[in-house]
Context: one part of a larger RNA
C1' cells in the first nucleotide's frame, strides 16, 4: 500500500422485500456428465461450460471408426530431364477412389530448328497435418461492470515504501458539479457528439395517397387529376432546469407548478477506463518450440458424431372451461425474392400436384387469408370432444440416395400428466404475461438464435436480512 473481517459509518443494483409468470414432478425436443461402441471426433467445465463453438451432422460437411486406394502428393512454388497443342466426348472392369481402351481436336512467333506459354510424366529443393503445448503467443472474446473509478506533470509532506491532489461539507446516475482545502493543473473513463424512437416546419410527390371536382363500377383511387392529407425520407426546429414558487450556504442542486408532443438522463442501442481471472481458443485466422513424412499426410465407399440402466443444465407441449372444439368477421409491424418469391385457374380429403406466355430484380408484382381478438352456438368437471406421447397403415416433398438418420399429410392408436419435495429462476412498463409474423443458416430440415409487431398487467412499505458493488 492493498486485501480480507461473523468491525462500524454512509450510498447503490429486480440484491432483498412487495407483486406477477416459471424452473424443480409428467411426456417431448435438445446440450452435457456418464455408460457403452470398431469409432459414438474435438474444443467448451462455479458464477464467467451444458438450445455454448455450430447462423442447418442422411451423403458432403467430418476432424473419429472399418475397409480399399495413393506417395512430388488433394493444394503452392523452383531447379534438371523427358513427352505433349490446350481441351472435350465415350467404353469397359470396380463400391468408389482408380485403372485400362478408344474417338475428336491441334496455341503464338518463325520457311524451319528453336523459343514462349499450356498440360502431362521421372528426379529433386519442397509441399501436408483440425498432430501436441492457450502455462511460449498475435488476434479475437467472456467476466467483475455502464461498476465509478484509474492515473500523470510539478510543487509539497515523509530517512523510506509512500502520502498529499482523489480526503472533508453538501449534492449527483457518474471523481457529476458546488464549497472548503499544500496543493494547482492534466491524461484515461462518466456525461455530450452517432444511430432508432416520441412531436413538428420546409422540401420533393412515384410505384405510395385520395379531401375537393368529373367519368366510372358487381367492389375497387379504377381513370382523368390532385399536393391538402395519410406516408415514405432528406434537411431544419423543439427541451435548456430556460420561466414561476418553495427548500438549500446568496452555491451546486432538490421539490412543487406553468407551458408543451415530450421535461429534468424523455425512452432504447452502439459505446466496455487502469486492470483482474497464468479465464477462454494453436480446430477461424496468424504464429515460437517440439513432434509425424509410404504416415500423425491425401483420396474413396460404407459406418459413426443420431448409441441408452442412468444424472444435470436449457426449452416446448400440457395437466383445461379467462378453456377445447366448429361456423361466421376483423386490425400489423419488419423484412425476404431470379436456378428465386411464385398469383389465377384446374385436380386431391390433406400435404401437395399440373398448367405456365399473370406478374415482379419488386412503396408497382408475390411470399401473406397475422395470431391472440369479435360474433353465434356445442361442450358441464369427466383423465373428459382436455392432453397428445408411442405405436400402426397410407401418402406428400426435397434430394443420385430419407434402412441406419428427414420434414409433413391422412386414418387409426391414444401414453404420462389432476398445478409439481428440498430447493430455485426472470421481470419495475409499453416491461412482465400472452398472441402470431418474418430473416439468417439451408436442396430439404427450427420447441434454438436474432428481429418484428398485437393484446396488455401486478407491486415496490422499507433497506433489518441473503448476494454483488462504490466511498471513509
Nucleotide at each position: 500500500u492493498g486485501a480480507c473481517g461473523g468491525g462500524g459509518g454512509c450510498c447503490c443494483g429486480c440484491a432483498c422485500a412487495a407483486g406477477c409468470g416459471g424452473u424443480g414432478g409428467a411426456g417431448c425436443a435438445u446440450g452435457u456428465g456418464g455408460u457403452u461402441u470398431a469409432a459414438u471426433u474435438c474444443g467448451a467445465u462455479g458464477g464467467u461450460a451444458c438450445g455454448c463453438g455450430a447462423g442447418g451432422a442422411a451423403c458432403c460437411u467430418u476432424a473419429c471408426c472399418u475397409g480399399g486406394g495413393u506417395u512430388u502428393g488433394a493444394c503452392a512454388u523452383g531447379g534438371g530431364g523427358g513427352c505433349g497443342g490446350a481441351u472435350g466426348c465415350g467404353c469397359c472392369a470396380g463400391a468408389g477412389a482408380u485403372g485400362g481402351c478408344g474417338c475428336a481436336g491441334c496455341g503464338u512467333a518463325g520457311c524451319a530448328a528453336u523459343a514462349c506459354g499450356c498440360g502431362c510424366c521421372c528426379c529433386u529443393g519442397c509441399a501436408g497435418g483440425u498432430g501436441c503445448u492457450g502455462c511460449a503467443u498475435g488476434g479475437c472474446u467472456g467476466u467483475c461492470g455502464u461498476c465509478a473509478g484509474c492515473u500523470c506533470g510539478u510543487g509539497c509532506c515523509g530517512u523510506g515504501a509512500g502520502g498529499u491532489g482523489u480526503u472533508g461539507g453538501g449534492u449527483u446516475a457518474a471523481g457529476u458539479c458546488c464549497c472548503g482545502c499544500a496543493a494547482c493543473g492534466a491524461g484515461c473513463g462518466c456525461a455530450a457528439c452517432c444511430c432508432c424512437u416520441a412531436c413538428u416546419g420546409c422540401c420533393a410527390g412515384u410505384u405510395g395517397c385520395c379531401a375537393g371536382c368529373a367519368g366510372g363500377c358487381a367492389a375497387a383511387g379504377c381513370u382523368g387529376g390532385g399536393g391538402a392529407c395519410u406516408c415514405u425520407g432528406g434537411c431544419g426546429g423543439a427541451a435548456c432546469u430556460g420561466c414561476c414558487g418553495g427548500c438549500g450556504a446568496c452555491a451546486a442542486g432538490c421539490c412543487g407548478g406553468a407551458g408543451g408532443a415530450a421535461g429534468g438522463c424523455g425512452g432504447g442501442g452502439a459505446u466496455g477506463a487502469c486492470g483482474u481471472c497464468a479465464a477462454g481458443u494453436c480446430a477461424u485466422c496468424a504464429u515460437g518450440g517440439c513432434c509425424c513424412u509410404u504416415a500423425u499426410g491425401u483420396c474413396c465407399a460404407g459406418g459413426g458424431c443420431u448409441a441408452c440402466a442412468c444424472a444435470c443444465g436449457u426449452g416446448c407441449u400440457a395437466c383445461a372451461a379467462u378453456g377445447g372444439g366448429c361456423g361466421g368477421c376483423a386490425c400489423a409491424a419488419a423484412g425476404c425474392g431470379a436456378g428465386g418469391c411464385g398469383a389465377g385457374u384446374c385436380c386431391g380429403a390433406g400435404a401437395g400436384g399440373a398448367u405456365a406466355u399473370a406478374g415482379c430484380g419488386a412503396a408497382c408484382c408475390g411470399c401473406c387469408g397475422a395470431a391472440a381478438g369479435c360474433c353465434g352456438g356445442c361442450c358441464g368437471u369427466a383423465g373428459u370432444c382436455c392432453g397428445g406421447a408411442u405405436u400402426g397403415a397410407a401418402g406428400u416433398c426435397u434430394g443420385a440416395a430419407a434402412c441406419c438418420c428427414g420434414a409433413c399429410u391422412u386414418c387409426a392408436u391414444g401414453a404420462a400428466g389432476c398445478u409439481g419435495g428440498a430447493a430455485u429462476c426472470g421481470c419495475u412498463a409499453g416491461u412482465a404475461a400472452u398472441c402470431g409474423c418474418g430473416c439468417a443458416u439451408c436442396a430439404g430440415c427450427a420447441u434454438g438464435g436474432c428481429g418484428c409487431g398485437g393484446u396488455g398487467a401486478a407491486u415496490a412499505c422499507g433497506u433489518u436480512c441473503c448476494c454483488g458493488g462504490g466511498c471513509c
Molecule: small-subunit ribosomal RNA, 3' major domain
Organism: uncultured Treponema sp.